[in-house]
RNA sequence: AGGCCAAUAGUUAAAUGGUAUAACAGGGGUCUCCAAAACCCUUAUUGGGGGUCCGAUUCCCUCUUGGCCUG
Numbered sequence: 001a002g003g004c005c006a007a008u009a010g011u012u013a014a015a016u017g018g019u020a021u022a023a024c025a026g027g028g029g030u031c032u033c034c035a036a037a038a039c040c041c042u043u044a045u046u047g048g049g050g051g052u053c054c055g056a057u058u059c060c061c062u063c064u065u066g067g068c069c070u071g
Stems, first nucleotide, its partner, number of pairs: 001070007010024004018054001026042005047063005
């Protein structure tokens, strides 16, 4: 310098244009002599900007960060 991949909740991951979801973690509760476990409820999320579309996590452009490959 060129190419490829990734970025979603505190963490790890789903979601191929139509209500953003799960597990763990956090908060509350039930149970228990106490605690753990189990069960119930609950909080919180699409890296920044722009475009296409009735509608974008999804498609396009660009920037940022990280990783890989070639030289």